[in-house]
RNA sequence: UAAGUAAACCGUCAUAUCGCUGCAAUCAUUUGAUUGGAGAGGAAAGUCCGGACACCACAGAGCAGCAUAACGGAUAACGUCCGUCCACCGUGAGGUGAGGAAUAGUGACACAGAAACCAGGUACAGUUCGGCUGUAGUGAAAAGGUUAAACUCUAUGCGGUGCAAUGCCAAAUAUACCCGCAAAUUGGAUUGGCUCGAUCCAGCGGGAGGGUAGGCAGCUUAAGCUUUGGGGUAACUCAAUGCGUAGAUAAAUGAUAAGGCACGACAGAAUCCGGCUUAUAGGUUUACUUAUAUU
Numbered sequence: 001u002a003a004g005u006a007a008a009c010c011g012u013c014a015u016a017u018c019g020c021u022g023c024a025a026u027c028a029u030u031u032g033a034u035u036g037g038a039g040a041g042g043a044a045a046g047u048c049c050g051g052a053c054a055c056c057a058c059a060g061a062g063c064a065g066c067a068u069a070a071c072g073g074a075u076a077a078c079g080u081c082c083g084u085c086c087a088c089c090g091u092g093a094g095g096u097g098a099g100g101a102a103u104a105g106u107g108a109c110a111c112a113g114a115a116a117c118c119a120g121g122u123a124c125a126g127u128u129c130g131g132c133u134g135u136a137g138u139g140a141a142a143a144g145g146u147u148a149a150a151c152u153c154u155a156u157g158c159g160g161u162g163c164a165a166u167g168c169c170a171a172a173u174a175u176a177c178c179c180g181c182a183a184a185u186u187g188g189a190u191u192g193g194c195u196c197g198a199u200c201c202a203g204c205g206g207g208a209g210g211g212u213a214g215g216c217a218g219c220u221u222a223a224g225c226u227u228u229g230g231g232g233u234a235a236c237u238c239a240a241u242g243c244g245u246a247g248a249u250a251a252a253u254g255a256u257a258a259g260g261c262a263c264g265a266c267a268g269a270a271u272c273c274g275g276c277u278u279a280u281a282g283g284u285u286u287a288c289u290u291a292u293a294u295u
Stems, first nucleotide, its partner, number of pairs: 001291010012260002015257004020039002023036005041266001045277002048275005053162004065158005070084005085099001086097004100153002105151002107147003122136005166217004175209001177207005186202006224243002227240005261264001
């Protein structure tokens, strides 16, 4: 210098004005005003695994179904991660793992070959004439193989539903129920048809229960993050220090102006967390490998 391997990080920047959703303070006073400060991601995505949390179910055991599969470790847990062995790929740095069992059973075995999976049987030669023995031929020719990313078996694990979970408060309207008032008149129903009579209902006011709209909690202080030190090959863990980091509910995080450059990809939170998978213009850093050249 060129081509690569592995890992980590950034992923438009800053200013002004006008808005939107929370928070704090002050003033006025229950809804406003002013000031200050905060406001999407590395994947917020797919909802594929594992948990926290909530409710329901639950004596015990089994069947079915699903998932996993070398050994050891990490972790709240995992199908995730780390280390080692083995197999395969690569000149190498490294990458991939479809890594239990073929002597439980069932099935399948391309091409070549006369014949390929309960065997059947080609050519030649020999023969004690028994399809008996030998040789040739095809990658393998039978008292033998391959395949479980075929069914299956073995071992281990798994109760169900998801924050629209769940708990609390609670209008208007109607009203089961209770109490009081009114009962003058009228209407309806029952008394198997008609009339009288009797009973009940229809009125007004209040109480109270369930429940709807709506509101509050759950809800973001969390298996949190930064730095330093200790332990461990590592994943990770322990201690100290510092930080304060969206919480909306039909759903805010935007628009405009003039600029900078590398001219801007994939993409938008909805209970939370650990992973995996998928999408992603471009840029930065570190370690290492191979080839060539020079010293």
Molecule: Bacterial RNase P class A